[in-house]
Bacterial RNase P class A from a mouse gut metagenome, 338 nucleotides, folded computationally.
């Protein structure tokens, strides 16, 4: 320093929340479906379950094709269902070293800012050098040297020069061509360009490339009273009083909505553990074994008894990949350094 694990243990009773079997159907509750009540077995929260950031599965709505606005990512291969994840390279940083970080196009397309110090922040002479005369609070050259500032006009040695400069040359740097290796990002090499194309900044606007329909399980299916409603049939007697007459009664049928309620979504999946295989890796195939909460006001908690290192951060509500954050204590593995 880098990867992996574990997150008190055991056993017994009550408690709770689901499941499965028995059992009464004669209890209660209901219009039914069902649910409740008893005995039995058996499961019951995480590594982050968090934050709700990113992606996708599923819904339900919108959609002919295009554009505008907004938004998100920006080196290059790969992987996925998909990503802004991972993985493996590249190049910059940073560390003696293992081995860490980086949203890393693009500043000749145009705008905008660079405070305060400094002469000047994009176009510039303050102090120096330097040449000249009117010897000044002077004019011209000068970017080598000094000060300022995060940043000061390719950087460094030399020619050269009144002093100075890429004015000129090596050798670095940048550009452009171009050749070699690499899928590519890029690395080298070779040629030419003297570089006034002239700083920084794009998690500033902005330009380029690439993606992006909304809204969410309180999404959404299905059954569905009860009171209102409609039609329809009925006091010329319907509908019920066991079948028929008599007789008695004043409502009876039957829809549509989708309210209260219940039922599903919803736990068997991109599932999970091990082996094999290809692959440097993410990860992909396959073989076997497994089944692991599922509420709807929301369940995990309490007491005993041994133990011991004396217990952190924190509890699921559609699900699944990741990210970020929290976390007491301990274990395993490699590597580095003295």
């Nucleotide at each position: 320093c880098a990867g992996g694990g574990c997150g008190g243990a055991u056993a017994a009773u009550c408690g709770c929340a689901g499941c499965u079997g028995c059992a009464g159907g004669c209890g209660u509750c209901g219009a039914a479906a069902g649910a409740c009540c008893g005995c039995a077995g058996g499961u019951g929260a995480g590594g982050a379950a968090a934050g709700u950031c990113c992606g996708g599965g599923c819904u339900u709505c919108a959609c002919a094709g295009g554009g505008c606005a907004g938004g998100a990512u920006g080196c290059c291969g790969g992987u996925u269902a998909a990503c802004g994840g991972c993985c493996g390279g590249u190049g910059g940083a940073g560390g003696c070293g293992a081995c860490u970080c980086c949203a890393a196009g693009g500043a000749c397309a145009g705008u905008g800012c660079a405070a305060c110090a400094g002469a000047a922040a994009u176009g510039u002479a303050c102090c120096g050098c330097u040449a000249c005369c009117a010897u000044g609070u002077g004019u011209a050259g000068u970017a080598a040297g000094g000060g300022u500032g995060g940043a000061a006009g390719g950087g460094c040695a030399g020619u050269g020069u009144a002093a100075g400069a890429g004015a000129c040359u090596a050798c670095c740097g940048c550009c452009u061509g171009u050749c070699u290796g690499g899928u590519a990002a890029c690395a080298g090499g070779c040629a030419g360009g003297g570089c006034a194309c002239a700083u920084g900044u794009a998690a500033a606007c902005c330009c380029c490339a690439u993606c992006c329909g909304a809204a969410g399980c309180a999404a959404g299916a299905c059954c569905g009273a009860a009171c209102a409603g409609a039609a329809g049939c009925g006091u010329u007697g319907a509908c019920g009083c066991g079948g028929c007459c008599c007789g008695c009664c004043a409502g009876c049928u039957u829809c549509a909505g989708g309210u209260a309620g219940g039922u599903u979504g919803c736990a068997g999946g991109a599932u999970c553990u091990g082996g094999c295989u290809g692959g440097c890796a993410a990860c992909a195939g396959u073989c076997a074994g497994g089944c692991u909460a599922g509420a709807u006001a929301g369940a995990u908690g309490a007491u005993u008894a041994u133990c011991c290192a004396c217990g952190a951060c924190a509890u699921a509500a559609c699900c699944c990949g990741g990210c970020u954050u929290a976390c007491a204590g301990c274990c395993c593995u490699g590597c580095u350094u003295a």
It matches the Rfam family "Bacterial RNase P class A". The family's RNA type in Rfam is ribozyme.